Large-subunit ribosomal RNA, domain IV from a metagenome, 353 nucleotides, folded computationally. Model confidence (mean pLDDT): 89 of 100. It matches the Rfam family "Bacterial large subunit ribosomal RNA".
Context: one part of a larger RNA
RNA sequence: CCGUGGUUAAGGAACUCGGCAAAUUGACACCGUAACUUCGGGAUAAGGUGUGCCACUGAGGGUGAAGAGCCUUGCGCUCGUAAGCCUUCGGGGGUUGCAACAAAGAGGCGGUAGCGACUGUUUACCAAAAACACAGGCCUGUGCGAAGCCGUAAGGCGACGUAUACGGGUUGACGCCUGCCCGGUGCCGGAAGGUUAAGGGGAGUGGUCAGCGAAAGCGAAGCUGCGAACCGAAGCCCCGGUAAACGGCGGCCGUAACGAUAACGGUCCUAAGGUAGCGAAAUUCCUUGUCGGGUAAGUUCCGACCUGCACGAAUGGCGUAACGACUUCCGCGCUGUCUCGAUCACGGUCUCA
Numbered sequence: 001c002c003g004u005g006g007u008u009a010a011g012g013a014a015c016u017c018g019g020c021a022a023a024u025u026g027a028c029a030c031c032g033u034a035a036c037u038u039c040g041g042g043a044u045a046a047g048g049u050g051u052g053c054c055a056c057u058g059a060g061g062g063u064g065a066a067g068a069g070c071c072u073u074g075c076g077c078u079c080g081u082a083a084g085c086c087u088u089c090g091g092g093g094g095u096u097g098c099a100a101c102a103a104a105g106a107g108g109c110g111g112u113a114g115c116g117a118c119u120g121u122u123u124a125c126c127a128a129a130a131a132c133a134c135a136g137g138c139c140u141g142u143g144c145g146a147a148g149c150c151g152u153a154a155g156g157c158g159a160c161g162u163a164u165a166c167g168g169g170u171u172g173a174c175g176c177c178u179g180c181c182c183g184g185u186g187c188c189g190g191a192a193g194g195u196u197a198a199g200g201g202g203a204g205u206g207g208u209c210a211g212c213g214a215a216a217g218c219g220a221a222g223c224u225g226c227g228a229a230c231c232g233a234a235g236c237c238c239c240g241g242u243a244a245a246c247g248g249c250g251g252c253c254g255u256a257a258c259g260a261u262a263a264c265g266g267u268c269c270u271a272a273g274g275u276a277g278c279g280a281a282a283u284u285c286c287u288u289g290u291c292g293g294g295u296a297a298g299u300u301c302c303g304a305c306c307u308g309c310a311c312g313a314a315u316g317g318c319g320u321a322a323c324g325a326c327u328u329c330c331g332c333g334c335u336g337u338c339u340c341g342a343u344c345a346c347g348g349u350c351u352c353a
Base pairs, nucleotide, nucleotide: 001348002347003346004345005344006343007342008341010339011338014337019334027051028050029049030048031047036041038173052095053094054093056091057090058089059088060087061086062085063084067079068078069077070076071074096100108332109331110330111329113327114326115324116323120132121131136171137170138169139168140167141166142165148157149156150155174319175318176317177316179249180248181247184246185245186242187241188240189239190238193237194236195235199231200230204226205225206224207223208222211218212217250268251267252266253265254264277311278308289305290304291303292302293301
């Protein structure tokens, strides 16, 4: 010097990103316990008091002769209590120590806000969480040889189930709610018209070759190519529906008898222009916004305001008791975290043998 432990005057978070670490608390009994609440909870809330040993004494429980009763008579059954012993809970009294759950083991507590309802699950070896899951809500597919999934198939799962079932998606207890837009994309429905494949259809046309012709050439049948019109589904176009489908949810100008503001008006654009609720927020750039609270002093925190750069309603909105090794801020207690160090024990590093 390092590690692991013990102690420490006065102060008591001044340490630090942050009380990280440590300390405090701790058992049992009794007293006593707030807001809030889904009436279960919150609760071991908080906060207090007691606790050893000795003799005396009260009550309860267990065991338990005698005794009593009953008969089917037996080592019988039932009732039953004295003493003793065992045990539990008390009462007043005495007594020792610094200290009586005398050692060990054994919650620190309260307030506030955010997120997630909760118990659970997770990155085996840097993340345990506000992520995942979850009951509950909703949409959607599926009528049974179900849909969906595995397999070339046979076959299997679904399910020895049958729409109060099963699959997919989404939201995420509960409470109050969940506005407007179907123009785009998707999905569902429609079938009149347009477009349209293979195929059907063969107008027409090419090759070949009998034959004809002096030649140029023409050229039947057959075989063989090319091939127009016309007939051809779904799809797409088209017509509707649908947002707890993917998604979207405006701008400029003016106006009230101080000023300011604009209930009101004008105008442009849109499929429709953001309702309720919330809001400098896990979202606010400007920003340490402004005001209030807490501090002597507060870029954090809490309450408000609303100018929402760029909240907003199941990519759910806003609340919410309980819960959380989650996150924020504050207080009480407590402490070597610190002022600021000191010291003790054990082990190591190091040096020598």